The RNA shown here (small-subunit ribosomal RNA) has 1428 nucleotides and comes from a metagenome. The sequence is in RNAcentral, with records from SILVA. It matches the Rfam family "Bacterial small subunit ribosomal RNA". Rfam links the family to the GO terms ribosome and structural constituent of ribosome.
RNA sequence: AGAGUUUGAUCCUGGCUCAGGAUGAACGCUAGCGGCAGGCUUAAUACAUGCAAGUCGUGGGGCAGCAGGUGUAGCAAUACAUGCUGGCGACCGGCGCACGGGUGCGUAACGCGUAUGCAACCUACCAUUUACUGGAGGAUAGCCCCUCGAAAGAGGGAUUAAUACUCCAUAGUAUAUAGAAAAGGCAUCUUUUUUAUAUUAAAGCUCCGGCGGUAAUUGAUGGGCAUGCGUGACAUUAGCUAGUUGGUGAGGUAACGGCUCACCAAGGCUACGAUGUCUAGGGGUUCUUAGAGGAUAUACCCCCACACUGGUACUGAGACACGGACCAGACUCCCACGGGAGGCAGCAGUAAGGAAUAUUGGUCAAUGGUGGCAACACUGAACCAGCCAUGCCGCGUGCAGGAUGAAGGUUCUAUGAAUUGUAAACUGCUUUUAUACGGGAAAAAACUUUCGAGCGUGUUCGGAACUGAUGGUACCGUAAGAAUAAGGAUCGGCUAACUUCGUGCCAGCAGCCGCGGUAAGACGAAGGAUCCAAGCGUUAUCCGGAUUUAUUGGGUUUAAAGGGUGCGUAGGCGGACUUGUAAGUCAGCGGUGAAAGCCCGAUGCUUAACAUCGGAACUGCCAUUGAUACUGCAAGUCUUGAAUAUGUUUGAAGUGGGCGGAAUGUGUCGUGUAGCGGUGAAAUGCUUAGAUAUGACACAGAACACCGAUUGCGAAGGCAGCUCACUAAACCAUUAUUGACGCUGAGGCACGAAAGCGUGGGGAGCAAACAGGAUUAGAUACCCUGGUAGUCCACGCCCUAAACGUUGAAUACUCGAUGUGUGCGAUACACUGUACGCGUCCAAGAGAAAUCGUUAAGUAUUCCACCUGGGGAGUACGCUCGCAAGAGUGAAACUCAAAGGAAUUGACGGGGGCCCGCACAAGCGGAGGAGCAUGUGGUUUAAUUCGAUGAUACGCGAGGAACCUUACCUGGGCUUGAGAGUUAGUGACCGUUCCUGAAAGGGGACUUUCCGCAAGGACACGAAACUAGGUGCUGCACGGCUGUCGUCAGCUCGUGCCGUGAGGUGUUGGGUUAAGUCCCGCAACGAGCGCAACCCCUAUUAUUAGUUGCCAUCAGGUUAUGCUGGGGACUCUAAUAAAACUGCCCGCGCAAGCGGUGAGGAAGGUGGGGAUGACGUCAAGUCAGCACGGCCCUUACGUCCAGGGCUACACACGUGCUACAAUGGCGGAUACAAAGGGCAGCUACAUGGUGACAUGAUGCUAAUCUCUAAAGUCCGUCUCAGUCCGGAUUGAAGUCUGCAACUCGACUUCAUGAAGCUGGAUUCGCUAGUAAUCGUGUAUCAGCAAUGACACGGUGAAUACGUUCCCGGGCCUUGUACACACCGCCCGUCAGACCAUGAAAGCUGGGGGUACCUAAAGUCCAUCACCG
Repeated sequence: AGAGUUUGAUCCUGGCUCAGGAUGAACGCUAGCGGCAGGCUUAAUACAUGCAAGUCGUGGGGCAGCAGGUGUAGCAAUACAUGCUGGCGACCGGCGCACGGGUGCGUAACGCGUAUGCAACCUACCAUUUACUGGAGGAUAGCCCCUCGAAAGAGGGAUUAAUACUCCAUAGUAUAUAGAAAAGGCAUCUUUUUUAUAUUAAAGCUCCGGCGGUAAUUGAUGGGCAUGCGUGACAUUAGCUAGUUGGUGAGGUAACGGCUCACCAAGGCUACGAUGUCUAGGGGUUCUUAGAGGAUAUACCCCCACACUGGUACUGAGACACGGACCAGACUCCCACGGGAGGCAGCAGUAAGGAAUAUUGGUCAAUGGUGGCAACACUGAACCAGCCAUGCCGCGUGCAGGAUGAAGGUUCUAUGAAUUGUAAACUGCUUUUAUACGGGAAAAAACUUUCGAGCGUGUUCGGAACUGAUGGUACCGUAAGAAUAAGGAUCGGCUAACUUCGUGCCAGCAGCCGCGGUAAGACGAAGGAUCCAAGCGUUAUCCGGAUUUAUUGGGUUUAAAGGGUGCGUAGGCGGACUUGUAAGUCAGCGGUGAAAGCCCGAUGCUUAACAUCGGAACUGCCAUUGAUACUGCAAGUCUUGAAUAUGUUUGAAGUGGGCGGAAUGUGUCGUGUAGCGGUGAAAUGCUUAGAUAUGACACAGAACACCGAUUGCGAAGGCAGCUCACUAAACCAUUAUUGACGCUGAGGCACGAAAGCGUGGGGAGCAAACAGGAUUAGAUACCCUGGUAGUCCACGCCCUAAACGUUGAAUACUCGAUGUGUGCGAUACACUGUACGCGUCCAAGAGAAAUCGUUAAGUAUUCCACCUGGGGAGUACGCUCGCAAGAGUGAAACUCAAAGGAAUUGACGGGGGCCCGCACAAGCGGAGGAGCAUGUGGUUUAAUUCGAUGAUACGCGAGGAACCUUACCUGGGCUUGAGAGUUAGUGACCGUUCCUGAAAGGGGACUUUCCGCAAGGACACGAAACUAGGUGCUGCACGGCUGUCGUCAGCUCGUGCCGUGAGGUGUUGGGUUAAGUCCCGCAACGAGCGCAACCCCUAUUAUUAGUUGCCAUCAGGUUAUGCUGGGGACUCUAAUAAAACUGCCCGCGCAAGCGGUGAGGAAGGUGGGGAUGACGUCAAGUCAGCACGGCCCUUACGUCCAGGGCUACACACGUGCUACAAUGGCGGAUACAAAGGGCAGCUACAUGGUGACAUGAUGCUAAUCUCUAAAGUCCGUCUCAGUCCGGAUUGAAGUCUGCAACUCGACUUCAUGAAGCUGGAUUCGCUAGUAAUCGUGUAUCAGCAAUGACACGGUGAAUACGUUCCCGGGCCUUGUACACACCGCCCGUCAGACCAUGAAAGCUGGGGGUACCUAAAGUCCAUCACCG
């Protein structure tokens, strides 16, 4: 000293939370010792028992009990007598009991603190000084006797003493009254001296030393009273007060005083907070804090108050009295029921309450107190001990060495390593503490006794003797031995400390943020670590951090916060100069500020805590002496602030009259005829009874077009036709007058839009409510037709607005640019100056930023108002105002960890601008209807294995499920396993064959080695072992690969610059492009990944090369054919080159580039096609292709086999095929491809079969042989029909593949001949060699469910005006309360559950207050009263 938490990120505002310290603490776990301190915070609740205040015989009468003595009787024991002695119960008397000890109820007060005063007072014991101490008397307790009572106690009689009581004498510096003088002071007065009169005293005891007694003086001590200042909360408490305020007189008191009383007056207190309500003992201090502050009142000290509750006085120097009295009350106890007793907030202790607080201990040894001459007595004050980790402090639980870094534990990348950890073991050393034994204090000096000395017999000094509860304690010594001694919390961030396992939004944690939904450093456990340590954590409370109430030290445009505006009271603040004063202010000095505590320095306990001593401090208050700058006060002066005067000017400033035209509506009279009106479209409405339209005249009310404007005026609200009257204001010019007259302004007063309210008018238009018509799912709305309050006027209320510039008023200062209004100079069209306004843009500066910026939100000063997290709530209650509506003032419980401001990047918008895409439009052809194929869903099933699910799943994984595949189901088997490797061992293996079985498998039989000289090797079988295996789970743990946005044009970086920052700039802008393509501009300059190009195919040409390809020319040959010789010309093949670049021309343009039926060219503006997919998005898809972490199974979730299933079938969807026919079907004839495949193959050709195909046979490991076109063309037929269309379905017979076609193959032939006649809403593809249409091939493959997929060529169109709309996308901009990002966010009701708090007909208990009653209005009783 800060940190966490609002956001995707940022800055700010702002709250919440944490880290620190503290405690009279409590709770949890744990615990070795000592020292010092502390210990009912709650029930001022109730208390059993014991103790806490007595003492004096040197005051007295006496003598019950104790001890001793004496006497008598007795041998003695013993009995009796005797106050004789020590002493002493009870009694009279003296002093004490008012201290000490406890508690904090009450008290907001002169109670406390501090500083003063008493000229208005008292003070026992003590000290000092002076004087006195003479005489007399009568009682009473006790004792004795008697009576009453249960007791407590009471009564009567007789007798007696005193330092008890009374009287007399004497007396004063006492008291009272009346005078005189002097001095002093503070108003009344005080002091001193003095005169006169009056009044009041006493006690004895004695060891003869003294101790007492009385009157007075002074002091000390202790108290009483009064005063200034300080000392809580609430204004939702604003008025209070009759002894109240004062006076006169009297009483009372120690004393002043309404303290009390009589009379008189009417005062006194209060916004600087009276009165009321609530809370509370105050201070020194203590805790915290940098300080200022805030909080506090336990222990110790001072003061106060109280003593069961309330009241009262008595005694006394002192009390209205804790362990005294009386009365009343409540409670408890005793009782013979008649009556009595008591007061722990003293020390212990008990019960209760509570989270919680100790022993019914020892001693008067010390310190102190009371009594006493003293010895001494008493003392729960005190000193000690006991209990409690409650706190503070100190000590210890060992120290050194010791690495195979032991074992064990834990973890990991696991043959090994890391960590626990020098830790342990082991070796050496030490002995604090604990234990045992032994020694053993200081605290003690007095009093007293005694001895000595000086004075002189009693005091002072010196010596000796006596006295210890604590305590055989502290302390010291000896002995043995590491021996007797470590825990608690935490480990996600804040905050030091990390891993494994378990759990699986469960159990739980949590101070805040937040963890936990199958790989949790946050839960629980373990290992390890960290922090403290005889303690550690938790809880509670206080301060701090919090500058988060801001004096030090905050704010108010938008975050909470400027009053709606003005005038103005109190108050606060206030221009220049001079003089005085000295209140504030400053300085010196004096007093006080108790002690303890804090701080500093010493000293004493072994140290420390603790204690003692000394110092400093106590920031305060009072008094006094000075200073006089500033402020105040008093006096005087001044003109610049302010105001006034004179003279112009300005304006929608205000109030009240008068006047005006346009428009609207209505009325009357015409003209005129069928509609008008209204809307997105309509309808309601008006109209043949004549509307709308149009003309004339008349009337009504309201508002004032154009001018008109970032214009003007006003304090704000607000103000607009013209004109008159009245009223107010501002500016300018002159600088004449006054001379600070000023600024602000709590309360107060006035004004205050619209709506609303009251009374009376007025009412054209408009128009809440209302009605109707539409719209709509609905439409209590938006739109339309009507329409009442109201809007208007007068008077009176209301008093609020986003009453906003969301910016209070005033003054001064601080660069500029520009527009405009009104003056002046100053008249005049230049031009510039000056003053006051209204605007815009900027410097400095400010600000969180946006922004503000001489009209400040800058720099300063003065005054007022307001704010202190969000919600609850501007709500409730109370009060004030109002006719009402309502307004003003204005909380709390509870709840959340945020709410909020500004700006940033995205995303989004039924926001805007620009642009693109078969996106729409324009076209062509389809899907959706039918049948079938195929995939999916659903259903079914023993199983119908699994995955894919909007676009981006659904002829997808699968480019080929009869067995196999196969992962699924049923059943039968195996368990180192189906397969691979290593090592012993065996010797065959292979092959042939038998039994059983569905097969796998199981059990047999026959036969039998090879290479090598050998060792050994090959091969096979095999027990055991090391390894296995899993299409089981998690694609949300992953790699890799893929889909999609999207072949869209984007995505970023370096440096620089801008911004507090997130970020921005670059990448935006103007053009252009298919393109972030290029050009220009620019605080940017460059660069990267993408685009394009480089690659492949294709279109043209050339060169080279000609076999298996080709054949123009030459030759040969055939029924025919490049068939043959030959040729390289052509086609073609396949390698290399060329070619296209807006290069040329014209036009436009700065350029990039664009346009052109331009030229040339095979091709023209990317020639066409392909490959190629940026940063990223969808936790997109895939653990079942593969790989892989973790989890799971291990005689099974592994593996082998047979059979079944993946092919099921009411149904729904996707993708396709075939059709519905004449642009066609059928029959016959006939022409032209490309690409690819082929030896378990393609097969010519021949023969057979209607055919699928079969049989034979040839060529080809392929430019050589082979598989091969259809639409088309020509001819014929059918003639619009469920057909010569269509071919499903079914029957029969076959072919082929294969171990095997039942479930479940394809094909052929014959027969059968279903639906279907162009398909609803809706929807898909395609822009040229494209769509459409026609066939061909290949992979997989024994065969095939292929109509699929991937390729190939043949024929070969139509249309695009264009970008308004739908979908998707790109760039810029704008709004946003979204950021999981519009499939967002979010509001209210309702339903259920739960929590808290109310209301409720009434009924009932307790407490308090008030009014009234006391010969009742209470209570008891009576009644043949009355009511009911």